[in-house]
RNA sequence: AGGGUUUGAUCCUGGCUCAGAACGAACGCUGGCGGCGUGUCUGUUUCAUGCAAGUCGAGCGACGAAACCCGCUUCGGCGGGUGGAAAGCGGCGGACGGGUGCGUAAUACAUGGGCAACCUGCCCCUGAGACCGGGACAACCCCGCGAAAGCGGGGCUAAUACCGGAUACAGUGCGGUCUCGCAUGAGGCCGCAUGAAAGGAGGGGGAUCAGCUUCGGCUGACCUCUUGCUCAAGGAGGGGCUCAUGGCCUAUCAGCUAGUUGGUGAGGUAAUGGCUCACCAAGGCGACGACGGGUAGCCGGCCUGAGAGGGUGACCGGCCACACUGGGACUGAGAUACUGCCCAGACUCCUACGGGAGGCAGCAGAGGAGAAUCAUUCACAAUGGGCGAAAGCCUGAUGGUGCGACGCCGCGUGGAGGAUGAAGGCCCUCGGGUCGUAAACUCCUGUCAGGGGUUAGGAAAGCGAAGGAGAUGAAUAUUCUCAUUCGCUGACGAAGGCCCCAAAGGAAGGUCCGGCUAACUUCGUGCCAGCAGCAGCGGUAAAACGGAGAGACCAAGCGUUGUUCGGAUUCACUGGGCAUAAAGGGCGCGUAGGCGGAUUCGUAAGUCAGGUGUGAAAGCCCCCGGCUCAACCGGGGAAGCGCACUUCUUGCCUCACGGUGAGGCGGCACCUUUUUCAUUAGAGGAGGGUGUUGCGAAACUGCGGAUCUUGAGUGUGGGAGGGGAGAGUGGAACUCUUGGUGGAGCGGUGAAAUGCGUAGAUAUCAGGAGGAACGCCGGUGGCGAAAGCGGCUCUCUGGUCCACUACUGACGCUGAUGCGCGAAAGCCAGGGGAGCAAACGGGAUUAGAUACCCCGGUAGUCCUGGCUGUAAACGAUGGGCACUAAGUAGAGGGGGCUCUGACGCUCUCUCUGCCGGAGCUAAUGCAUUAAGUGCCCCGCCUGGGGAGUACGGUCGCAAGGCUGAAACUCAAAGGAAUUGACGGGGGCUCGCACAAGCGGUGGAGCAUGUGGCUCAAUUCGAGGCAACGCGAAGAACCUUACCGGGGUUUGACAUGCUUGUGGUACGGACCUGAAAGGGCGAGGACCCGGUUUACCGGGAGCAAGCACAGGUGUUGCAUGGCUGUCGUCAGCUCGUGUCGUGAGAUGUCGGGUUAAGUCCCUCAACGAGCGAAACCCUUGUCCUUAGUUGCCAGCGGGUAAUGCCGGGGACUCUAAGGAGACUGCCGGUGUCAAACCGGAGGAAGGCGGGGACGACGUCAAGUCAUCAUGGCCCUUACGCCCCGGGCUGCACACGUGCUACAAUGGCCGGUACAGAGGGAAGCCAUACCGAGAGGUGGAGCGAAUCCCGCAAAGCCGGUCUCAGUUGGGAUCGAAGGCUGAAACCCGCCUUCGUGAACCCGGAAUCGCUAGUAAUCGCGCAUCAGCCACGGCGCGGUGAAUAUGUUCCCGAGCCUUGUACACACCGCCCGUCAAGCCACGAGAGUCGGGGGCGCCCGAAGUCGUCCACCUAACCCGCAAGGGAGGGAGACGCCCACGGCGAAACCGGUAAUCGGGACUAAGUCGGAACAAGGUA
Repeated sequence: AGGGUUUGAUCCUGGCUCAGAACGAACGCUGGCGGCGUGUCUGUUUCAUGCAAGUCGAGCGACGAAACCCGCUUCGGCGGGUGGAAAGCGGCGGACGGGUGCGUAAUACAUGGGCAACCUGCCCCUGAGACCGGGACAACCCCGCGAAAGCGGGGCUAAUACCGGAUACAGUGCGGUCUCGCAUGAGGCCGCAUGAAAGGAGGGGGAUCAGCUUCGGCUGACCUCUUGCUCAAGGAGGGGCUCAUGGCCUAUCAGCUAGUUGGUGAGGUAAUGGCUCACCAAGGCGACGACGGGUAGCCGGCCUGAGAGGGUGACCGGCCACACUGGGACUGAGAUACUGCCCAGACUCCUACGGGAGGCAGCAGAGGAGAAUCAUUCACAAUGGGCGAAAGCCUGAUGGUGCGACGCCGCGUGGAGGAUGAAGGCCCUCGGGUCGUAAACUCCUGUCAGGGGUUAGGAAAGCGAAGGAGAUGAAUAUUCUCAUUCGCUGACGAAGGCCCCAAAGGAAGGUCCGGCUAACUUCGUGCCAGCAGCAGCGGUAAAACGGAGAGACCAAGCGUUGUUCGGAUUCACUGGGCAUAAAGGGCGCGUAGGCGGAUUCGUAAGUCAGGUGUGAAAGCCCCCGGCUCAACCGGGGAAGCGCACUUCUUGCCUCACGGUGAGGCGGCACCUUUUUCAUUAGAGGAGGGUGUUGCGAAACUGCGGAUCUUGAGUGUGGGAGGGGAGAGUGGAACUCUUGGUGGAGCGGUGAAAUGCGUAGAUAUCAGGAGGAACGCCGGUGGCGAAAGCGGCUCUCUGGUCCACUACUGACGCUGAUGCGCGAAAGCCAGGGGAGCAAACGGGAUUAGAUACCCCGGUAGUCCUGGCUGUAAACGAUGGGCACUAAGUAGAGGGGGCUCUGACGCUCUCUCUGCCGGAGCUAAUGCAUUAAGUGCCCCGCCUGGGGAGUACGGUCGCAAGGCUGAAACUCAAAGGAAUUGACGGGGGCUCGCACAAGCGGUGGAGCAUGUGGCUCAAUUCGAGGCAACGCGAAGAACCUUACCGGGGUUUGACAUGCUUGUGGUACGGACCUGAAAGGGCGAGGACCCGGUUUACCGGGAGCAAGCACAGGUGUUGCAUGGCUGUCGUCAGCUCGUGUCGUGAGAUGUCGGGUUAAGUCCCUCAACGAGCGAAACCCUUGUCCUUAGUUGCCAGCGGGUAAUGCCGGGGACUCUAAGGAGACUGCCGGUGUCAAACCGGAGGAAGGCGGGGACGACGUCAAGUCAUCAUGGCCCUUACGCCCCGGGCUGCACACGUGCUACAAUGGCCGGUACAGAGGGAAGCCAUACCGAGAGGUGGAGCGAAUCCCGCAAAGCCGGUCUCAGUUGGGAUCGAAGGCUGAAACCCGCCUUCGUGAACCCGGAAUCGCUAGUAAUCGCGCAUCAGCCACGGCGCGGUGAAUAUGUUCCCGAGCCUUGUACACACCGCCCGUCAAGCCACGAGAGUCGGGGGCGCCCGAAGUCGUCCACCUAACCCGCAAGGGAGGGAGACGCCCACGGCGAAACCGGUAAUCGGGACUAAGUCGGAACAAGGUA
């Protein structure tokens, strides 16, 4: 730091997705040890059990158990004391500590202020005081009620409980006065009034006194010490109130508010306040978001991030809220009180049915819920808390331990050596490679775990003891303080450290391995099973599924899931955009708001600077230190980017800046006093002194004052204009109407028809009527803000431009909400209605045609008034200002020059276009009319679909408009440009492509191939062109791959190994069999070496066995090779350069020309390659050479005849070499070119004819059955052998052919002329036989010699005479011939007989442009023969036509459009049908939270009353009365509850509606190419 994914490729936009970090996690697999942390995120759900708040006898009375001590004892015990169990009165504490996050969007929290508006128990300091009295109530006793919980009555009693009085510095209230302050006000002084207490408890004490005495003494007064009490001042710490600022979503919540806002007065509170009440006023809040709804405890911090930010609020710390739910107060310093009280409610439990009890969101623990979260543990040893004088007691706070890999950190599972690279696994090209020094093995070590032993620290406070110092005090008493020594105290803990023992022994897994992303092979599977974060893998060779081996990465963990941040500059402050990708409001006016010209003075809000305070601790960061390290922990520092306060007053000098003096204030340093904590050092508070320092800036913005003219506006004089409104008016056209002429059609279309017309249309003339629109001018021209505006005249009216430069003096720009304008269509009311024309009717078209075309035609279009408020309302480009190259055209105005003027030239302002540079842009493009460079303001966007839909609101008469989602779904949707391909787009140009022409096919019969059918098998392949007389250039057996049957298993064939083998290999004959094969078996070898009679060894052979052979089995979608096709078309590319961000372009385009990207010219291209051409073969002319087997002109010989012979080298020919043709020459055209046209010459002329030769590539074209070959499959068979059958089957269909249909012919007779081939298991002559096929026979010839071998059409003559024939020959019968072991299935040929269809072929379709078509025969390959009418060649005879490129097919180049790229046989839309999902509406129905009105009204505070009750005080001798208090009643308020009407939110619902999605459903064919009607 980026990567993957839209495309054939590219750039951009844009979403989705991945790699990182984190977690109170969960799940899967696995799991050795330790340290430190951490652990119900869900039901603020329900809770069994135990514990979590008590303590004080040194406050009090009573009781005094157990135990201990003393005394006495009749030994039973008694008395006293210490002590204090259990309970009570009383005090303090139960408001802390601990838990949870329901509620709460502000009575909360954070930060910084304020209180002159407040409180504060315990603690500290200071001052003062504590006098005199009184009456009760618990406990206890008695009685009673109750199941219980508990309660009632009567009686006794104490206090640090309660009450009265006295006193009082101070306090409080009032009055007076002084000082001060930021308002209310604060402080000081004086006076009056008012206003406490516990002198209790404990210790010690000598003298005196009092009481008691068992005479020991005890108790008290008194002194003293400690502690407690009261009042007041202060401190510390804690709290209360208040202000400002800050931090969630929603406007589909826009208005909210009646104690509401304020005032006066009163009440209430510790205290301000509408907190509460009475009265008065009518305010208060809100777009800077009130009110409402949803969600949520807030913060320090934590996670992430480069940061800014985003997310979060577990643990730890601060604050708040809550304690079963709701309400309420009491007590108290403090509560509206988690383990207190009262009431109501729900729930649970007990009950004797009358009543009662309870509240784990304390620690454990249980049920439940959930993906999920622990022990009903130990201890108060430490730290801390409550009480106590203390000992001490209590303490689920806390300290520990346990459980969980939940997290972080550390350690280990061994180290070294060890190659035959063991075995085994896996792969393999079978050679080997790899796991791998890994293991084994040898040596060593000893962490952890295990066993044994030993031992430190957490523990010093406190208490006790000892002696000592000091303080208090009359005191050597007591008490307190300090130092020293000794002793006591450990839950954890079987922990930790150290030593010893033993032993490599007990300790490794998880995920991944196609790309992103690090790591590859094999097998299995076969769009199956499965994977998947994204794009995507899997349909028979899968590195993507599953297994294995190898590997990669982490490691006691590894993965997965969830969530957050990041990547994402993808909400953009840092740091984005809006012409075409999502995005400029249809246009204007204008409110709030935002922004704002020049100069100057002031101010200091913003801003900047200095100083100060604060920003708790913990955390992060830095330094140092402690646990062996680390995690963790301790100490110190820094940071905390924030907030607040402050920078004053005055004198002198100076124009000013500034300097200086004084006061005051603040900071810092030092000295000093005092005090708190701590006591080792030190840290902090308060006061005083000295020294030093500070006590601001004014640029910019704001604000205030003054001034200016350039922004803006006004004025004066001119100008252009379809700008707007109203009234009037004109001609052309059209339709209707009247009349005339006229006489059969008109009209309409691609063609028609409907329609109109003899009742007279159309056409034409004249008259009349009506409505609408304004031709020419007219223009890329004008005007307007936009919508929009067009005959002419008049009236009214808006804006704008130019000139002059007089006036105002910033008056400006933009503009949320708002207001107005706003095409067409549409709506309401009333008119009008010629033409046009939705709907509708008819006619056509069509498969259909609810369309396109035609004939009609109503709303509407027009006018008046009102509504609607939209649009591709577009420049798809908001407005304003400023700046930034040129060129050119147009419109309106002004100036200058020339000058009489016109014309012309030139300057300038405004407006409208084109082109183009810089710059910008993804590109296209924009470019002074910006999409450039800047500033200001507004609107809008954030993936596609769902959807501009639903719901809600609002506007509208309606139609509908504005605002405007979500569920669900997709991995894209897009923009621009590129290369192709395509178009019922365009241009240019070719080809037997069409046309012109000749002959065919399609009809018949037959042949052949194919489909289909059949069959045991009809082997297989080929499938539009480019399969179908194709693989087949030879299926009776063989071939043969198919079928049936019979056999065979190391094999018909190759190689190697082992063993055996001389009577072995081989094998006559014989048996069996259809054959193959099987059996028997006479006979019977070979080679090499040694020895050589014989024999031995080895080989070949053979047998058995092993390894292997074999397969026309499969995959041509795994392949090589070969081939077809586009296409003999003219194309396809490269290097360098240049252009472009890039794909790519250029070159290869353009102008000519060609058969050709052939050549020429031009050109940011210059060159080159593969193709084309040429080179090669053949043919056409000539020459040279050569002359047999070929030839024969001349010479000679010879024959019946023949180059037959001698000979010749002329000719033909043969076959080798060469010449020739190159637009070379001439004329013309052309660009001076290339080239074309014509001509000459020439055998041949513009490529002379033909062939071979086939670019980059396309069709996953064809072939695994030519061959080769990977993988897979078979292996006594899918191999091999044999016999027979099949490939030849036949109701049909198609392709390719042959023969025909006849007279340009058939038949008969006669008679000419080829070329190219073939020939030895061959071609075969003469001769003979046969009617013939053929036979016999055999000369010649390995062939320019001999043979096949008479070419046929043709020509001459004859016959047939238009007939299914003397055309045609199928079919069938008979007889033969040949090949071959063998012609039944299933060969060819001959002869005789038979004599079918067929009389020129529907739709359609093929070939051919010259030695071609047509027609005629000949040869060859394969081959025993042949189903050949096929194929490949050869020659003979030998035409017609081409005006031309509109059309059909195919092709090339340029260009254009594209939503195609599998590329038009493309893409793609909608209804319907099916499945599934979510959503909206819905008669309703069910539920929820909140509010409103009314009713009821518990407990309780407050108020009133108080006839009943009443110890303290007052009066009174008393009785009694009074004051006061209480019970009780009533009243206000009020929880729960009830009634009612609405609104809101949600669940559900018959049915309705559209939407999304889903390989191969239906109908059409809307869009994309002019998509066939743009």
Predicted 3D model of a 1574-nucleotide RNA (small-subunit ribosomal RNA) from a metagenome.
The RNAcentral record of the sequence draws on SILVA.
Its mean pLDDT, the model's own confidence on a scale to 100, is 83.
Its Rfam family is "Bacterial small subunit ribosomal RNA". Its family is annotated with ribosome and structural constituent of ribosome in the Gene Ontology.